[in-house]
RNA sequence: GGACCCGUAGUGUAGCGGCCUAACACAUCUGCCUGUCGAGCAGAAGAGCGCCGGUUCGAAUCCGGUCGGGUCCG
Numbered sequence: 001g002g003a004c005c006c007g008u009a010g011u012g013u014a015g016c017g018g019c020c021u022a023a024c025a026c027a028u029c030u031g032c033c034u035g036u037c038g039a040g041c042a043g044a045a046g047a048g049c050g051c052c053g054g055u056u057c058g059a060a061u062c063c064g065g066u067c068g069g070g071u072c073c074g
Stems, first nucleotide, its partner, number of pairs: 001073007010026004018057001028044005050066005
């Protein structure tokens, strides 16, 4: 330098144009339970999708650029 893949709550993932004011698990917080902790049960808070632009009536999702990470090739 080239090709491909990935980037979404604290962490790991889902999502494949409208059902998404975004779901699940763990973690966190509150309550119940318990002699206490833990476990269990119930509930709550937490991300607008790396960034910029474009397409579209409508974009996390499609396209272009860019940044970061990874794999391979030279």
This is a predicted structure of a 74-nucleotide RNA (transfer RNA) from candidate division WWE3 bacterium CG_4_9_14_3_um_filter_43_9.
Its mean pLDDT, the model's own confidence on a scale to 100, is 82.
It was read from a public genome assembly.